[in-house]
Context: one part of a larger RNA
RNA sequence: UGACGGGGGCCCGCACAAGCGGUGGAGCAUGUGGUUUAAUUCGAUGCAACGCGAAGAACCUUACCAGCCCUUGACAUCCUCGGAACUUUCUAGAAAUAGAUUGGUGCCUUCGGGAACCGAGUGACAGGUGCUGCAUGGCUGUCGUCAGCUCGUGUCGUGAGAUGUUGGGUUAAGUCCCGUAACGAGCGCAACCCUUGUCCUUAGUUGCCAGCAUUUCGGAUGGGAACUCUAAGGAGACUGCCGGUGACAAACCGGAGGAAGGUGGGGAUGACGUCAAGUCAUCAUGGCCCUUAUGGGCUGGGCUACACACGUGCUACAAUGGCCGGCACAGAGAGCAGCGAACCCGCGAGGGGAAGCUAAUCUCACAAAACCGGUCGUAGUCCGGAUCGCAGUCUGCAACUCGACUGCGUGAAGUCGGAAUCGCUAGUAAUCGCAGAUCAGAACGCUGCGGUGAAUACGUUCCCGGGCCUUGUACA
Repeated sequence: UGACGGGGGCCCGCACAAGCGGUGGAGCAUGUGGUUUAAUUCGAUGCAACGCGAAGAACCUUACCAGCCCUUGACAUCCUCGGAACUUUCUAGAAAUAGAUUGGUGCCUUCGGGAACCGAGUGACAGGUGCUGCAUGGCUGUCGUCAGCUCGUGUCGUGAGAUGUUGGGUUAAGUCCCGUAACGAGCGCAACCCUUGUCCUUAGUUGCCAGCAUUUCGGAUGGGAACUCUAAGGAGACUGCCGGUGACAAACCGGAGGAAGGUGGGGAUGACGUCAAGUCAUCAUGGCCCUUAUGGGCUGGGCUACACACGUGCUACAAUGGCCGGCACAGAGAGCAGCGAACCCGCGAGGGGAAGCUAAUCUCACAAAACCGGUCGUAGUCCGGAUCGCAGUCUGCAACUCGACUGCGUGAAGUCGGAAUCGCUAGUAAUCGCAGAUCAGAACGCUGCGGUGAAUACGUUCCCGGGCCUUGUACA
């Protein structure tokens, strides 16, 4: 100087408390451990691994296993020889591959040849998701959006170092004020950026419709530019004003006006560093290793196994509910190898159909909970839907291993969950649906979007994490 303390003081955070809803029990989904296996590819492992890399494993992917094959190689550059490229058909085979066969003779040319491509050969070389993240770059997590981390000059100290950065107030903040052997400065904080909340101006189609006409009652038509909205520019919030407290300061408390008030809400933004944290399997890269194989191709299998254990979720156990009928109201997105309407067929998944749309125009697209009626009457039920049987639909060469969905039947566990444990302070929790990425198909995951919409916070003694000052130390 740090680090640590079941030392002290001050302060903060859904840290506790006060509340609301969960997890832990059940079934299923998913990830992991373990076990099994020819293989169940690899990585991630307290917080900060475990719906993680994977925004999507039937083949492919694929890195794993078995079998069958190749050896200048699937890919790059160079050299030699032959042939344009390309294409038809047949045979063997699981395919890779091997053999046979048909058409074709192009482009440039100084007629030597050349360019692209294909085949054969030679060696330089290719190739490696092989090892080392404890050799590395880059990127990322974490403490933590915590308020800290430093420097120049000066001063003090023999020196390591100190001071500044401590103190009195204050703040979300090393934020600001005052004091002060310090005076200044940098990286952080804040602001500048995006979005949302109010108003104004400009603009008016594909969007809008107050008033006026027409109307097949659909902004449908004429028309309108008000309103909504769209998207560009501006205004607006600054403790600016008033009162009080305070050291006449910074600031705090209350008030006015205002759409909004003291950082208005949300996002992006992550200082010096810590964990030899994570990643050699995104990529790059040193070293090491393989080179008829640790490289390459193909078929099939595996990554989907299952006594079990854990994490994360979904669905429930019902009446604030289930079912049936009626009937409203979103936002944000996506669409040309695409979204696919009306209409017809089918109980349905879906099929036929083809209009429109490169989209404020058309389509996906009926939002659902809500609301209004009816029914059920506390029961393993008209709760719950696992599992299984049969029949189908769709995607795709192909759904056996191993897809999603539909109909009929079947109807398991489950009556609110031990110890323990998680999230959340407001348009939040809870609850309800919608969309998107990936994607042929395949979400209960993920990322967004809106609808309905709470309870509670006395307080900081205690648990956890953190900041500042101080103290002790057999620690560095």
A computed fold for a 476-nucleotide part of an RNA from a metagenome, annotated as small-subunit ribosomal RNA, 3' major domain.
The prediction has a mean pLDDT of 85.
The RNAcentral record of the full RNA draws on SILVA.
It matches the Rfam family "Bacterial small subunit ribosomal RNA". Its family is annotated with ribosome and structural constituent of ribosome in the Gene Ontology.